[in-house]
RNA sequence: GGACCUGUAGCUCAAUGGCUAGAGCGCUUCAUUCACAUUGAAGAGGUUAAAGGUUCGAGUCCUUUCAGGUCCA
Numbered sequence: 001g002g003a004c005c006u007g008u009a010g011c012u013c014a015a016u017g018g019c020u021a022g023a024g025c026g027c028u029u030c031a032u033u034c035a036c037a038u039u040g041a042a043g044a045g046g047u048u049a050a051a052g053g054u055u056c057g058a059g060u061c062c063u064u065u066c067a068g069g070u071c072c073a
Base pairs, nucleotide, nucleotide: 001072002071003070004069005068006067007066010025011024012023013022018056027043028042029041030040031039049065050064051063052062053061
């Protein structure tokens, strides 16, 4: 330098173009316990990497950029 893959909550991951973006673990509070753990209930936490485009509607489709990875030279 070229080709390809990935990017969503603190972590691991979902989500047929119809969505008010969810789940598990983790975190906070409460109950339970002498206490811890377990269990139960409630809650907080997201500019879906960035920008633009298509569409009535984009996490999803298209373009560019950025970051990480694989392969080729």
About this RNA:
The prediction has a mean pLDDT of 81. This is a predicted structure of a 73-nucleotide RNA (transfer RNA) from a bacterium. Its Rfam family is "tRNA". Rfam links the family to the GO term triplet codon-amino acid adaptor activity. The literature on the family includes a 1993 paper in Trends Biochem Sci by Hou, "The tertiary structure of tRNA and the development of the genetic code".